[in-house]
Annotation: This is a predicted structure of a 265-nucleotide RNA (Bacterial large signal recognition particle RNA) from a Peptococcaceae bacterium. A source record names the gene ffs. Its mean pLDDT, the model's own confidence on a scale to 100, is 75. It matches the Rfam family "Bacterial large signal recognition particle RNA". Rfam classes the family as a non-coding RNA gene. The source organism's lineage runs through Bacteria, Bacillota, Clostridia, Eubacteriales and Peptococcaceae.

RNA sequence: UCGUGCUAGAUGGGGUGGUAGCGGUGCCCUGUACCCGCAAUCCGCUAUAGCGGGGUUGAGUGCCUGCUCCCGGGUGUAGUUUGUAGAACUAGCUGUUGCAAGGAAUGUUGAUAAUUGGGUCUUGCGCGACGUAAGCUCUUGAAUCGUGUCAGAUCCUGACGGAAGCAGCACUAAGAGAUUCCUUACGGGUGCCGCAAGGUAGCCUGAUUUGAGUUACCUACAGCAGUAACGUCUGGGAACUAUUAUUCAAAAGUAGGUUGCACGG
Numbered sequence: 001u002c003g004u005g006c007u008a009g010a011u012g013g014g015g016u017g018g019u020a021g022c023g024g025u026g027c028c029c030u031g032u033a034c035c036c037g038c039a040a041u042c043c044g045c046u047a048u049a050g051c052g053g054g055g056u057u058g059a060g061u062g063c064c065u066g067c068u069c070c071c072g073g074g075u076g077u078a079g080u081u082u083g084u085a086g087a088a089c090u091a092g093c094u095g096u097u098g099c100a101a102g103g104a105a106u107g108u109u110g111a112u113a114a115u116u117g118g119g120u121c122u123u124g125c126g127c128g129a130c131g132u133a134a135g136c137u138c139u140u141g142a143a144u145c146g147u148g149u150c151a152g153a154u155c156c157u158g159a160c161g162g163a164a165g166c167a168g169c170a171c172u173a174a175g176a177g178a179u180u181c182c183u184u185a186c187g188g189g190u191g192c193c194g195c196a197a198g199g200u201a202g203c204c205u206g207a208u209u210u211g212a213g214u215u216a217c218c219u220a221c222a223g224c225a226g227u228a229a230c231g232u233c234u235g236g237g238a239a240c241u242a243u244u245a246u247u248c249a250a251a252a253g254u255a256g257g258u259u260g261c262a263c264g265g
Stems, first nucleotide, its partner, number of pairs: 001265006009057003012030005020046005034054005062258007072248005077242006084235003088232002092227007101219003104215003113209008121198006127191002130187006137178004146171004154163003
């Protein structure tokens, strides 16, 4: 140096998640880079960190390590948007209290205030109206068991005369009816009523004195209460953006290391 055959190695990598930690299955990013079994209620290992079996390649433009670059991912920070919860706050709205600032109403035909009388209020005694009931008055009203008078008829008597008594008539009892006057009893959300006593805070009214305000009706303002969002605040969630910080990092580039063994020519 050439040929043959072996062996080490390689046969994707990374992020996330999970784990005491490592790797895998899962999801995601790169990129093309074998197969079978196991595996999220996990599967298999122990800082030499998948286990088991098979295939390909094989000492190389292969492998290992560092650096550069950087697709992409994670975390934090900042901003924007969106929806959600709240026993938190409030605009606004409603109600209530005050306030004489502005209107409005009223006021020299006298506001407000003061004094005084009366009413409204309570009790008692009266009077009246109303309502109900009864009485009075009038009408009607008893075949017989009301009264009076009793035609006819009946009975007693020698006669005179007497007795009971139906119908009818009159009056009346129980009852029924009528209108208003009158009388009595009872009642009360009864009365511009009367008298007496009491009360007199408020309201109304009359008289006297004084002499210009009074009224919260409307608006505004202030307080209190209620209700409550298209608002504010608080908590946690989701998405997006960032020439904001940090971390991991494929592929690519580059530097270094490794650069084996056996046999034969």